[in-house]
RNA sequence: AAAUGCAAAAGGCAAAGUCAUCGAAAGGUGGCGACGCAAAACCACGGGUCUACAGUCUUCUUUGACCAUGAUAGCCGGGUUGCCAUC
Numbered sequence: 001a002a003a004u005g006c007a008a009a010a011g012g013c014a015a016a017g018u019c020a021u022c023g024a025a026a027g028g029u030g031g032c033g034a035c036g037c038a039a040a041a042c043c044a045c046g047g048g049u050c051u052a053c054a055g056u057c058u059u060c061u062u063u064g065a066c067c068a069u070g071a072u073a074g075c076c077g078g079g080u081u082g083c084c085a086u087c
Stems, first nucleotide, its partner, number of pairs: 003086003012037002017032006035074001041080003045077003048072003055066003
């Protein structure tokens, strides 16, 4: 330095749920909590998915459609960085 993650050590993160809070929503953040994770660390670059305040159209009085500029890195790919062990 590369590859690999069967076993081990030191540690780390934290799904669902729930409480608080921010948000129009999706969802985020913090506490509790552990389903899992060797990148479940970071980046929305490509694809996917979720949401639709505003906007446009429609309706004709609030109904429906479209729309990402919003969100997701614990959906996949890609990029960047990194612990331990083995070889």
c-di-GMP-I riboswitch aptamer, 87 nucleotides, folded computationally. Its mean pLDDT, the model's own confidence on a scale to 100, is 87. It matches the Rfam family "c-di-GMP-I riboswitch aptamer". Rfam's curators write: GEMM was predicted in a large-scale screen for bacterial structured RNA regulatory elements.